[in-house]
Context: one part of a larger RNA
Parts: sequence; structure tokens; C1' cells
RNA sequence: GAUGAACGCUAGCGGCAGGCCUAACACAUGCAAGUCGAGGGGCAGCAUUUCCAGCUUGCUGGAAGAUGGCGACCGGCGCACGGGUGCGCACCGCGUAUGGAACCUACCUUUUACAGGGGAAUAGCCUUUGGAAACGAAGAUUAAUGCCCCAUAGUACCGUUUUGCAGCAUUGCUUAACGGUUAAAGGCUUCGGCCGGUGAAAGAUGGCCAUGCGUCCCAUUAGCUUGUUGGUAAGGUAACGGCUUACCAAGGCUACGAUGGGUAGGGGCCCUGAGAGGGGGAUCCCCCACACUGGUACUGAGACACGGACCAGACUCCUACGGGAGGCAGCAGUGAGGAAUAUUGGACAAUGGAGGGGACUCUGAUCCAGCCAUGCCGCGUGCAGGAAGAAUGCCCUAUGGGUAGUAAACUGCUUUUAUACGGGAAGAAAAAGAGCUACGUGUAGCUUACUGACGGUACCGUAAGAAUAAGGACCGGCUAACUCCGUGCCAGCAGCCGCGGUAAUACGGAGGGUCCGAGCGUUAUCC
Repeated sequence: GAUGAACGCUAGCGGCAGGCCUAACACAUGCAAGUCGAGGGGCAGCAUUUCCAGCUUGCUGGAAGAUGGCGACCGGCGCACGGGUGCGCACCGCGUAUGGAACCUACCUUUUACAGGGGAAUAGCCUUUGGAAACGAAGAUUAAUGCCCCAUAGUACCGUUUUGCAGCAUUGCUUAACGGUUAAAGGCUUCGGCCGGUGAAAGAUGGCCAUGCGUCCCAUUAGCUUGUUGGUAAGGUAACGGCUUACCAAGGCUACGAUGGGUAGGGGCCCUGAGAGGGGGAUCCCCCACACUGGUACUGAGACACGGACCAGACUCCUACGGGAGGCAGCAGUGAGGAAUAUUGGACAAUGGAGGGGACUCUGAUCCAGCCAUGCCGCGUGCAGGAAGAAUGCCCUAUGGGUAGUAAACUGCUUUUAUACGGGAAGAAAAAGAGCUACGUGUAGCUUACUGACGGUACCGUAAGAAUAAGGACCGGCUAACUCCGUGCCAGCAGCCGCGGUAAUACGGAGGGUCCGAGCGUUAUCC
């Protein structure tokens, strides 16, 4: 000098930041991922309309998916993002630089070509039925942008031949011919169109793989290795590869530290330092890993998936004892641990995300508020005058001086801040709707209204009044700051040197002083 700090004493305000470093310990409760009716069959609930009946004449009951809309269900997209944590990992994990002629990429953009015909189911609904529950079972019946078949098709894929060009090699690109394989879905409409579907090519974005270099301590760890090292073939993968398998060879790494053990997420950055270095890896950003512990795959463009599935285990809970349910290292919150770390808050107004044509819905991401002197920064606790200097305290060489001290009283002034009252934002511009203009007729521009959690907050004004606001540590030397009293190697102090045994500037108190100041000290850690 620094800190994600803690403890002691003290404490007026604001702005900006930060806030479980320990038990990746266990978790009550609520919320954190949905959305689309413009894909579908439908219609439980709500509202409207129409009809019928009753009457208390505006209510009750019933009927009609007819309308707005919509629980559950099928279907689509999303749930692989966002958010958390640092267990593991000494590793192509990370950083940096290359390569992929060995690869994938939903949504988005551009270009191009298409969308013909048919079929069988299934959830829901209905009827039965099992179970305490969780959850099922059987039958009948039905739809789709769900599933299947046929057709058409290419610069897609596969096979056979073929032209040219290029490259560091395996090879890549390309021309032509023949044969074979695989596509599609509709919806809304103001009839103008809009949103979608399928194949192909390219882009963008995101990912995957490989390689050079860098990446902690221990030699009181010296040898390690059998899918091990390489080859052939096959399988597998989006793709290369012992990635896996069979066969063949006997290799591969190592004192330039293999192997083993310990510790640890890595980086941008942060602290210190003139630098070189040393130390760290909180907040924020990038990457990685993990989601009760271990394993496995399914779906999907993408996961081996935090709020998905299955199996095993530990733990907790429910049970009718037959069987079931759960996973806060999401946001709050609870217990425990600990020196120690916050509210079971508000809003989707802004930014961003998911779905939707849109309105909109969802969003503990986010934006805000609450708590905490945890830190940094700023402001205030008054200002001016006022004496040979009150009282009082303390000290002395004591009829007197010194000091607290212009300090107080007293006079004048100001009102930051606090209090009361009044006014009162920016952050909001769009999207959507309506209207107008321009043309390239679906885009752009203009006009019009609508929307603020924070918040009646910030800020501004008015009023009265010094009014509402100072402490902590230290004073032997290092180290700025001295006297008196008490104590008497006691009580005690102490970072080091050291003080204390009767005149202690070092212990305790007082007066005075020094340094910082809403803080001051102590402890811990790093330079």
C1' cells in the first nucleotide's frame, strides 16, 4: 500500500459499487419455461347470443360450439439459451497461433426448382374396469402442418465410365453419359396478399476435430506401458483416429523428469513494485467442468440434458403395507457449520430471450427497491466579531503567574443538511391501430393517440431556527505528541528494543497534546 474481510469503541447524510471465502451439508414453502385456436379434433369452466320452461319482468333452470375464447388432449417451436456452482480436472482443459483436401449447423439471409394422388392409425371424447394413492387396463369411435405408400425431381446420394485443371501427400475441383435411391402441408384473408412446406447451392452464426508453443510442487517418486506403439481389414462416427474388434509386427515414453504422489478450474484481469519480479484468480467478460452419488442411452439441428427419462446406491417423505414420491451448486428463505456475508420485496416500464401473423403471454434473465460504514468518493456537524483573558479544571519556582483560550458568555450573519409545506422529471421511443405521401404495391417517411416498477423518487421553490449531527487511537525510542497523582518487579504494559523493586514522560487515572476523522484501532493474509 491492498482486502469479498472479521472483532472492539463510535456513528449525521448522499452517490456508486460489493455482500456464504466455511458444509459440491441437508432442505419446509412460493416462484424461476413456456407459447401457438392463423396446425387439429373438440368444448370441461367463464362470458355473449338465440330458443324453451317457470315465474318474483329480471332472475332461476334447460337446450344449441352459434360467438368470444379455451381446461385437458394430439401437433409445432422452445425447453441444449438464459441463471447457479467450482466438486472434479495438471488436461489440447485453458491461453495463443495454425490447419480441416477429415466435419456438422435448427432458426436467419440470398439464389433456384417444386408442392400431384392415395391410405392406415392414434390421443382426446364415449362405455366399462383395477388401485389407498401414484398411476393405469379393455372396448368402440375420430382429426391434423402427426404417420405411411405411390408419382414427379436435381449441381443431392450410390454405382459404372469420361473431360480438363489444380495441389505439400492421401487427393480436390470440374465436363459429359448411363443406371438406381430419396421430397413436400397446409392455414388465414379485406381476395390485393400474408404466414408457412420440400429439394438443392451459397452465406452468416454456432459447434466439432487435429497440431506447434506456454501452463504448480515433490527425485525422501526412476523406471512406466499390452489396445500398450505401429500396420492390414472391418465396424462405428457428422468426421479423422486403437475410437472399437480380428489378425500381424514388437514397439512406444523417460534424467530436456516418464510413471507415481500432492495441490489446483484456466484466461482477460486484480494487488504490490521504479521496473524486473512476487502474490491472487471475489465482482464483470470468455472458455471448461458439474447438477443428491455412480452409470446408461432416448428424443432432437444441437444433450448423453440443473427445474427430462431409465437403472443402481445413500438419504428424506407418503402408504390402506400391496406400493409410491423427491433432488435449491436458479431467486428469496430455513436449519447446520462458522469470526463472518442480505428480503420468503416490486415490475415486465426499459434492455434482452421463447412462442405467436399480431394483439399479447411467459421471463427470480434483467431493471429497480429493502438490509449492512463492507469499500471508494462527496457533503455536513456552522461563519465573523468578541479580554491583558470571566468562572472553573490542571500545572508551577505559588500575595503571583502559565494553560485550556476567542474557547465560552455576548453581538451580528448564513441555512448546506435535517424538519414542514408546495411544485415535480428525464429514462418512451417504438411495436400494433387509424390517416396521409412517395414510388419499385410492400416497403420507407410523416401525422395522430397509448404505455413508468423505480416514484410523488431525483430535482426545484418557500418557511422558521445554530437550530438535527464527533469520535477513536496514541504521546520512552523507532514515531508526530508531557506533566501531575496513584501503584511499588505488585497490579499491569508490550510490534521490536524493553518498562514496573518509592520521585515511572513506558502500568492505572487526570489535565494537556499529537494523528486521523464518520470513522478510528486490533487481528488475519499478500507485496
The prediction has a mean pLDDT of 85. Small-subunit ribosomal RNA, 5' domain from Maribacter chungangensis, 527 nucleotides, folded computationally. The RNAcentral record of the full RNA draws on ENA, RefSeq and SILVA. The source organism's lineage runs through Bacteria, Pseudomonadati, Flavobacteriia, Flavobacteriaceae and Maribacter.